[in-house]
RNA sequence: AGAGUUUGAUCCUGGCUCAGAAUGAACGCUGGCGGCGUGCUUAACACAUGCAAGUCGUACGAGAACGGAAUUGCUUGCAAUUCCAAGUAAAGUGGCGAACGGGUGAGUAACGCGUGGGUAAUCUAUCUUUGAAUUCGGGAUAAUCUUCCGAAAGGAGGACUAAUACCGAAUGAUGUUCGUUUUUUUCGGAAUCGCGAACCAAAGACGGUCUCUGAUUUAAGCUGUUGUUUGAAGAUGAGCCCGCGUGCCAUUAGCUUGUUGGUAGGGUAAUGGCCUACCAAGGCAACGAUGGUUAGCUGGUCUGAGAGGAUGAUCAGUCACACUGGAACUGAGACACGGUCCAGACUCCUACGGGAGGCAGCAGUGAGGAAUUUUGCGCAAUGGGGGAAACCCUGACGCAGCAACGCCGCGUGAGUGAAGAAGGACUUUUUGUUCGUAAAGCUCUGUCAAGUGGAAAGAAAGUGAUUAAUGCAAAUAGCAUUAAUUAUUGACGGUACCGCUGAAGGAAGCACCGGCUAACUCCGUGCCAGCAGCCGCGGUAAUACGGAGGGUGCAAGCGUUAUUCGGAAUUAUUGGGCGUAAAGGGCGCGCAGGCGGAUUUAUAAGUCAGAUGUGAAAUCCCGGGGCUUAACUUCGGAAGUGCAUUUGAAACUAUGGAUCUUGAGUAUGGUAGAGGGAGACGGAAUUCCUGGUGUAGAGGUGAAAUUCGUAGAUAUCAGGAGGAACACCGGUGGCGAAGGCGGUUUUCUGGACCAAUACUGACGCUGAGGCGCGAAGGCGUGGGGAGCAAACAGGAUUAGAUACCCUGGUAGUCCAUGCAGUAAACGGUGAUCACUAGGUGUGGUAAGUGUUAGCUUACUGUGCCGGAGCAAACGCAUUAAGUGAUCCGCCUGGGGAGUACGGACGCAAGUUUAAAACUCAAAGGAAUUGACGGGGGCCCGCACAAGCGGUGGAGCAUGUGGUUCAAUUCGACGCAACGCGAAGAACCUUACCUGGAUUUGACAUCUGCGGAAUCUUUAAGAAAUUAGAGAGUGCCUUUCGGGGAGCCGCAAGACAGGUGCUGCAUGGCUGUCGUCAGCUCGUGUCGUGAGAUGUUCGGUUAAGUCCGGCAACGAGCGCAACCCUUAUCUUCAGUUACCAUCAGGUAAAGCUGGGGACUCUGAAGAUACUGCCCCGGUUAACGGGGAUGAAGGUGGGGAUGACGUCAAGUCCUCAUGGCCUUUAUGUCCAGGGCUACACACGUGCUACAAUGGUCGGUACAGAGGGUAGCUAACCCGCGAGGGUGAGCCAAUCCUGAAAAGCCGAUCUCAGUUCGGAUUGGAGUCUGCAACUCGACUCCAUGAAGUUGGAAUCGCUAGUAAUCGCGGAUCAGCAUGCCGCGGUGAAUACGUUCCCGGGCCUUGUACACACCGCCCGUCACACCAUGAGAGUUGGUUGUACCGGAAGUUGGCAGGCCAACCCUUCGGGGGGGCAGACACCCAUGGUAUGAUUGAUGAUUGGGGUGAAGUCGGAACAAGGUA
Repeated sequence: AGAGUUUGAUCCUGGCUCAGAAUGAACGCUGGCGGCGUGCUUAACACAUGCAAGUCGUACGAGAACGGAAUUGCUUGCAAUUCCAAGUAAAGUGGCGAACGGGUGAGUAACGCGUGGGUAAUCUAUCUUUGAAUUCGGGAUAAUCUUCCGAAAGGAGGACUAAUACCGAAUGAUGUUCGUUUUUUUCGGAAUCGCGAACCAAAGACGGUCUCUGAUUUAAGCUGUUGUUUGAAGAUGAGCCCGCGUGCCAUUAGCUUGUUGGUAGGGUAAUGGCCUACCAAGGCAACGAUGGUUAGCUGGUCUGAGAGGAUGAUCAGUCACACUGGAACUGAGACACGGUCCAGACUCCUACGGGAGGCAGCAGUGAGGAAUUUUGCGCAAUGGGGGAAACCCUGACGCAGCAACGCCGCGUGAGUGAAGAAGGACUUUUUGUUCGUAAAGCUCUGUCAAGUGGAAAGAAAGUGAUUAAUGCAAAUAGCAUUAAUUAUUGACGGUACCGCUGAAGGAAGCACCGGCUAACUCCGUGCCAGCAGCCGCGGUAAUACGGAGGGUGCAAGCGUUAUUCGGAAUUAUUGGGCGUAAAGGGCGCGCAGGCGGAUUUAUAAGUCAGAUGUGAAAUCCCGGGGCUUAACUUCGGAAGUGCAUUUGAAACUAUGGAUCUUGAGUAUGGUAGAGGGAGACGGAAUUCCUGGUGUAGAGGUGAAAUUCGUAGAUAUCAGGAGGAACACCGGUGGCGAAGGCGGUUUUCUGGACCAAUACUGACGCUGAGGCGCGAAGGCGUGGGGAGCAAACAGGAUUAGAUACCCUGGUAGUCCAUGCAGUAAACGGUGAUCACUAGGUGUGGUAAGUGUUAGCUUACUGUGCCGGAGCAAACGCAUUAAGUGAUCCGCCUGGGGAGUACGGACGCAAGUUUAAAACUCAAAGGAAUUGACGGGGGCCCGCACAAGCGGUGGAGCAUGUGGUUCAAUUCGACGCAACGCGAAGAACCUUACCUGGAUUUGACAUCUGCGGAAUCUUUAAGAAAUUAGAGAGUGCCUUUCGGGGAGCCGCAAGACAGGUGCUGCAUGGCUGUCGUCAGCUCGUGUCGUGAGAUGUUCGGUUAAGUCCGGCAACGAGCGCAACCCUUAUCUUCAGUUACCAUCAGGUAAAGCUGGGGACUCUGAAGAUACUGCCCCGGUUAACGGGGAUGAAGGUGGGGAUGACGUCAAGUCCUCAUGGCCUUUAUGUCCAGGGCUACACACGUGCUACAAUGGUCGGUACAGAGGGUAGCUAACCCGCGAGGGUGAGCCAAUCCUGAAAAGCCGAUCUCAGUUCGGAUUGGAGUCUGCAACUCGACUCCAUGAAGUUGGAAUCGCUAGUAAUCGCGGAUCAGCAUGCCGCGGUGAAUACGUUCCCGGGCCUUGUACACACCGCCCGUCACACCAUGAGAGUUGGUUGUACCGGAAGUUGGCAGGCCAACCCUUCGGGGGGGCAGACACCCAUGGUAUGAUUGAUGAUUGGGGUGAAGUCGGAACAAGGUA
């Protein structure tokens, strides 16, 4: 510090996710040791048991027992007494403490907490300092005893007694209250001195002592300590008040009657409506009152660079609470965790009458929960309470136990060691790689653990004893203080630590290994099982699932889950945005608020600087110290951004004063304008009505029909009625804030601009709420209604057509008035001000110059282009989306949803405000490359057109589908499968079926044994095969034993074999787009980038062919050319070809000699290049015409197929990975099948006839093939053919007849002398074999068919058409295929249209790329949610009822010791019970509010591989 994820790729926006740190954690696997910490986050749920607050005899009275001893009675056991136990235990009165310490976080959004102040409005037990005092009296009461009640808890009566308990009196000021004086003051008070008045106190205990008193002792006195009372001061602690800070919700907007204030009184320690009476009517709130909801707050903790965010365990401060609610008492302090009273719930005891209890103290139990410990030891230390002290108490605390819960430290060994062992895993199966120096082996070390021995510090105080000094005092008593010596005290714990013994011995796991993210292979599985934080893996070769080997990371831990911060600049103060990604309010006016021109002066609120106080400690940071180190701990420092007080500064902001004119405004003179309101008027047009002319149609459409019209339409003329809108001018022209505004004119009225001067003097900008305006459509009332026109009706279209088109047509559109308040209300761009290059139009005004034109300048509007700058890009650019300033509005992933609920508004429609659950990993913007378009432009092609001939109809052949079958083997399926693989299925082929055989195999290699090979033959069988018999011995080499090659047989296993599967694992080959003209690269340049440029553009070409231009310059694969063939010529060479000349010769004949001329053959060359001329064109490329030439513009044909596309075809040509099979899916054999046959399709052949058929005669090819062959000639047969057989391994011989053609004859338009299918008979040939299932011949038979519907195919010249010939395959079988030549046309105006293709451009929501994408209803399943007759809980308001305990008040008739009076009877004073009154908790009734749960049914929403119906959107998406 970033990374993954939207796309084919890119940039951006934007969400989701990850890597980090952390935790009081939990869970899974694993687990050696120690130190230091931490440990119910859930039920403030309920609690058994034990302990957690007592102490003081130096405040007081009283006072046992067990036990022991002794004595007595008396007897052997009981009783009594005395002493010890013992002034002890336990209890009581009294004092102090119990308000601390410890726990918890329910409540509380508050002066609760934090921080800083105030208290002149207060209190403070104990403690410290300092004064004064401590006098005289009195009456009770508990304990105890006793009588009772009660189950118990407990209680009642009677009798006695003490105090530092209680009460009275005295004294008393510097106390309190009041009056008064003075001083001071912040004017509220305060202080002090002075005066006066009134009021208020006490308690003793212990030690010592005897000078005085007294003496029986006690006592008194003195003295010390301590206590008590009353002051003053301090310290500490507390109360109260104030400023500021301290959650969320406005779908909570108004709240409040003790409420706000005053006066008087009460109350309190104290201020105060704290309370009461009266008076006034206030107080709070958009700077968020009231209400709801959540929460203890803080120091801190976690995270973060910081600012922040989250959090508030342990430690510390503070608040609140103590079963729930209420209340007071006591006290210095409580409205009291281990106190009291009452009410309630719960639990327990009970004799049923009544009682008891409160672990949110420490342990512990149950429950809840994912989850949190021992019913331990000790007061040794620290601290607390009591005490004079010893000492007692202390679950505070110190320790130990449990738990890897966390942090920190240590260990599980170190060195050497290659036969690179065995074994595992992988593998190119091999002298391989890896685990791996790892192990073993050898040499060392000894931490921890184990055993054993030694052994700290934590201890000092206090107290006792001894000694000394000082103070008090008469005192060498005593007491206090100080110092020294000595004695005593350890839970942890025989612990830390140290030594010794032996021993590598007892001590390693967990997660991960597709990317992010370090780490890879094999096997299994086969969209299954499963994984997954995100993207995503898994459908037979999974580095992603499970296992294994190996590796990576961390390590006594490792992972997972949960949560927080971070990354996230993803709420943006630091530090974001709003034209198109989410986001500018529809527009204006304007209150509050925010911001605000120049000069000067004052103040000092903000601001800045200094000082002071505070900011607790701990924590964090820095520097030291202590534990072996670290964690931990300790000391010191720094920091603590804050608050308060104070001193200063005066630039800026602010405030007050004064001044100014430039912002703003006013006045004057002009100007333009569809600015607004109201009224009047006008013409054109549509429609309707009346009348005339006139006759059959009109209207409407893609085409029609509905419709109108003979009752007279349409058309046309004239007149009239009525409503609405204002052609031309008219214009990115004008005006207005926006919506919006358009005939002419009158009137009323708003704003803007220009010019020049004068005036006011900051009067300004923005603007939450608020108010107003606000298109169309809609609603209400009343008018109006020509045209247009939702709804509706009809006609068309269509599969349907609730649409598009047509004919009609009502609301509405118009007017008046009221509501409504929204729009893509858009410049998708809030308002205002300032600044920042230009150019060019246009509206208004003015100035200058000039003038019949115009030009220049200024201001103000309105457009276009463009620079800097900005921007993701597109683009914006003085009318900013640039640079700054002020104010307002708005945004924070997509969907759910601008929806629900609630509120407000509205007559309604609806508008406004505005969520959540749930769900997805995207949604989106701009641009790029493609592809596509029922987008555009240009161009090409037998693509269309123009022609010729076909197919589709018939019969047959052949292939395919389908069907059938035991099998009809398999593959190929639009073009680009279908006379295709197959250049030839009777057996074989053959892969299929049936049956019979066989298992190292039909075939290959290796090992062993035997035999040469081979040939003949018998039996069974359909054959394969099985079982025999016989003949027979070769080649090479040799040291003669043998060995080797090849072949055959037997045996065992390694292995063979597979036309079995996967062409979607592959190679190779092939098809296709397409012989279309394209496809790319290097460097440079442009762009953030994908990419672009080049390759586009203007011409031209068959061509990305060439030329010109150009930020491109070059290059490659393609095109073309080079190759073959054909057309012409030349040269060379002539046999088997040829024969002009010469000779011979025949019936004829290159037949012979000869020739090398010709044809031809086959080699080498030549020729054609737009080279020449004219014209056009850019002086180009090139095009048009012409000449020459055998051939003219790539002459004709062929071979040649760019980058790529189609997961195209082929595992059955071949090769090959994987899988499957191995007495079978292999191999052999026989027979059958591939040839089936209601049917459909493709490709062909033959025809339908006279341009023909038949018969006779006759002419002319080319290219091939031939020895298991072609076969002449001759003979036989009607013929297929047979016989015999010359020649030829071929320019020699054979095939071999070419056919159409030509000549002649005949047929005469018929189902024929056309056509030949089918069938019968007879044959021929091939072949082991023609039944299934060959071809051919002859005789006979003589079917359909008379030119073929929709549709569709081929062809542009030696082509189509037509005619025959040859070849491959092949024993035989050709209408197919591949070739050859003969005869030999027609047509092309042209590119509108169909199909295919190329280039450019445009749109796109497509990229699996239009066979794309995608919307909605319906149906099904699941999920969350709204409404819902209601039902049922929680919380809460109001009104009323009722009212425990208790405080307070008055009453107090009943009762009463202290004091006073007394006549001694009593009375007074004071108090108590009691009932009454106010207040009031729980409770009750009624009625609201609010928030949950639930509810038949219902509404929409979301999600879900393959459901239904359509086809709304994306291209002009087919109606933008």